[in-house]
Context: one part of a larger RNA
C1' cells in the first nucleotide's frame, strides 16, 4: 500500500428513532422448493432467484412425454436430370403423409410455323453439406444486475525514500457533492459531481382548427349558427433564479433570517451510473471459440404434459365490517388506444351479450371514472358484513373450450370477528384510498406489469442503538 476489529474521530442513508398503512392468522390468484409423474421442458438461488425470463402454455407457442412417420432432410449454396406456375378434386389415415383424377401450359431472349436457350417455381438422384433451445457463462462478445447516483478513481512533470511507494488527493472551514475557500513541494491536467437534455409550475410572443366563447345577434336551447381572436387549451420560440438584493456571522468560501417572486438556494420529476467488485446472471434473445449428436441429441404430426399435490416458503388480491353493507339521485379528471379497428343512437334481452351500422385513419367519431355528495334502509349478528365452494341454465372468441377460457343468471353460502414469534414500505401532493387507460392479445387465468388522474393525511426531539455507507487515525501472529 490493501484487508479486517465485538479500536477511536468526523459524517451521511426511511439506517434507528417519530409516525402512517401493511406482510406474518383466513380464502383465493400467483411464483419457488418438495412430492408425484410417461413427461409434469429449461433457466434464475442471502442482500442482487421466488406475479423473475414469461408484454397472455387450450391447438401453435414449446424447447418435455408417448404414439405414428421422413433421411441431403422444415431452412442455405453448388451439380445433373424432368416439368411453367398453380389450382380443383378423389381414397386410406389420428394427423403428418401415400396414392389417384381433371383443368392448365404462360414470362424473356435468339426467332418463319416450330425449335433452342434463360429467369423464377416444383419434382427426382448423389454428394459437399444443412440442422441441434445438446455441454461449457470457469473460454468468450454482448447486454444487465449489485455496491450506489456512493463521491470517489487516476494520471503528467517535479519532489522524497535503496525500494515496494508516497505527495499531489492529507490539514483547517464549508457543501447534496474530491463542492468550493484557505493553507501546504508541489503545479497542473483526465474519467466521475454539478451544468448542458426532457418533463411540470409563471409571464410573454406569435398562430386560431378539429380546440375555446367574454361581449354581439340569431337559436330547435346543444357554442348550435353568424360572429370573436379576448379567455382556456394547444405547440414552437423566448424571458425568468444568478446568493443577484438587503442584514448578521465569517479572512474566504459559505451560512442564518429577510424582501422581492409563480417559484429561493440542486424550485419537483427523469433521463444520465466513475475506476473497479461479487469466475454475480445470460452459450435458451443474439453472436461466438472448443466439445458432442448425424436413419438421430435433427425434422414433421396427433394426443397428453408445462395446469399433478400430503405439504413449506416468498409477492399479491378480497375480507373479517357502520368512517361501513345496500337502493335510489346526482357531479367533477387526466393519459392512451381505434380500419383485420373502436363503434353511437335505436330496437331485443333480468344480464353477460345479440341485431344494426350513423361517425371516425381521430383537439372532429368511439372509448361509462370511481371515490367524494345528497336521500332512505340496515342496528353489531358470522348478520342486508364476507364472499370461498358446488349446482343447474346460458353468452363470447376460436377448427377445437374434456383435461385446461373468460364473463353472467338463479340456486348455495365456507374460512374469517383484525391475526405468535418476528418482519416490510414510505418524509408531502409522498403514505393511504379511489378509480382510469396501455402493451402483449382470436379469447383469456391481469388480483401481475407500465402509465394516468381523483381524494388526501401523521410524524421527524435527535443520532446512544441496530443496518448499510464515505474521509482520517490506530492495532494486527492477515494478503
Nucleotide at each position: 500500500a490493501g484487508a479486517c476489529g465485538g479500536g477511536g474521530a468526523c459524517c451521511c442513508g426511511c439506517a434507528c428513532a417519530a409516525g402512517c398503512g401493511g406482510u406474518g392468522g383466513a380464502g383465493c390468484a400467483u411464483g419457488u422448493g418438495g412430492u408425484u409423474u410417461a413427461a409434469u421442458u429449461c433457466g434464475a438461488a442471502g442482500a442482487u432467484a421466488c406475479g423473475c425470463g414469461a408484454a397472455g402454455a387450450a391447438c401453435c407457442u414449446u424447447a418435455c412425454c408417448a404414439a405414428g412417420g421422413c433421411u441431403u432432410g422444415a431452412c442455405a449454396u453448388g451439380u445433373a436430370a424432368a416439368g411453367a406456375a398453380u389450382c380443383u378434386u378423389g381414397c386410406a389415415g389420428a394427423a403428418a403423409u401415400g396414392u389417384g383424377a381433371g383443368a392448365g401450359u404462360a414470362c424473356u431472349a435468339g426467332c418463319u410455323u416450330g425449335c433452342u436457350a434463360g429467369a423464377a417455381c416444383u419434382u427426382u438422384a448423389a454428394c459437399a453439406c444443412a440442422g441441434g433451445u445438446g455441454c461449457u457463462g470457469c473460454a468468450u462478445g454482448g447486454c444487465u444486475g449489485u455496491c450506489g447516483u456512493c463521491a470517489g478513481c487516476u494520471c503528467g512533470u517535479g519532489u522524497c525514500g535503496u525500494g515496494a511507494g508516497a505527495u499531489g488527493u492529507u490539514g483547517g472551514g464549508u457543501u447534496a457533492a474530491g463542492u468550493c475557500c484557505c493553507g501546504c513541494a508541489a503545479c497542473g491536467a483526465g474519467c466521475g459531481c454539478a451544468a448542458c437534455c426532457c418533463u411540470c409550475g409563471u409571464u410573454c410572443u406569435u398562430a386560431g382548427u378539429u380546440g375555446c366563447c367574454a361581449g354581439c345577434g340569431a337559436u330547435u336551447c346543444g357554442g348550435u349558427c353568424g360572429g370573436g381572436a379576448a379567455c382556456u387549451c394547444u405547440a414552437a420560440g423566448a424571458a425568468g433564479a444568478c446568493u443577484g438584493c438587503c442584514u448578521g456571522c465569517g479572512u474566504a468560501a459559505g451560512c442564518g433570517g429577510g424582501a422581492g417572486g409563480a417559484a429561493g438556494g440542486u424550485g419537483g420529476g427523469g433521463a444520465u451510473g466513475a475506476u473497479g467488485u461479487c469466475a454475480a446472471g445470460u452459450c435458451a434473445u443474439c453472436a461466438c471459440g472448443g466439445c458432442c449428436c448425424u436413419u438421430a441429441u435433427g425434422c414433421c404430426u396427433u394426443g397428453g404434459g408445462c395446469a399433478a399435490c400430503a405439504c413449506a416458503c416468498g409477492u399479491g388480491c378480497u375480507a373479517c365490517a357502520a368512517u361501513g353493507g345496500g337502493a335510489c339521485g346526482u357531479a367533477c379528471a387526466a393519459a392512451g388506444a381505434g380500419u383485420c379497428g373502436c363503434a353511437a343512437u335505436a330496437c331485443c334481452g333480468c344480464g353477460a351479450g345479440g341485431u344494426g351500422g350513423a361517425g371516425c385513419c381521430a383537439a372532429u367519431c368511439u372509448u361509462u371514472a370511481a371515490a367524494a355528495c345528497g336521500u332512505c334502509u340496515c342496528u353489531c349478528a358470522g348478520u342486508u358484513c364476507g364472499g370461498a365452494u358446488u349446482g343447474u341454465a346460458g353468452u363470447c372468441u376460436g377448427c377445437a373450450a374434456c383435461u385446461c377460457g373468460a364473463c353472467u343468471a338463479c340456486a348455495u353460502g365456507a374460512a374469517g370477528u383484525c391475526g405468535g414469534a418476528a418482519u416490510c414500505g414510505c418524509u408531502a401532493g409522498u403514505a393511504a384510498u379511489c378509480g382510469u387507460a396501455g402493451a402483449u392479445c382470436a379469447g383469456c387465468u391481469a388480483u401481475g406489469c407500465u402509465a394516468c388522474g381523483g381524494u388526501g393525511a401523521a410524524u421527524a426531539c435527535g443520532u446512544u442503538c441496530c443496518c448499510g455507507g464515505g474521509u482520517c487515525u490506530u492495532g494486527u501472529a492477515c494478503u

Record summary
This is a predicted structure of a 479-nucleotide part of an RNA (small-subunit ribosomal RNA, 3' major domain) from an uncultured Campylobacterota bacterium.